This is a predicted structure of a 75-nucleotide RNA (transfer RNA) from a bacterium.
RNA sequence: GCUCCCAUCGUCUAGCCUGGUCUAGGACGUGGCGUUCUCAACGCUAAAACACCGGUUCGAAUCCGGUUGGGAGCA
Repeated sequence: GCUCCCAUCGUCUAGCCUGGUCUAGGACGUGGCGUUCUCAACGCUAAAACACCGGUUCGAAUCCGGUUGGGAGCA
């Protein structure tokens, strides 16, 4: 230098190919309440995310282009 892949709650991840639906879902973690003499465990509940910019579209996490970051291959 060229090609390809990835980026979503604090962490891990589903959804993306096939645009719209019921709060963007689940597990772990965290806060609150209940239970318990207390803790743990358990039950209920809450907060928390689509890397950034632009485009297409009535409508974008999803499609298209670019940027940034990470990774792989070739030279």
It was read from a public genome assembly.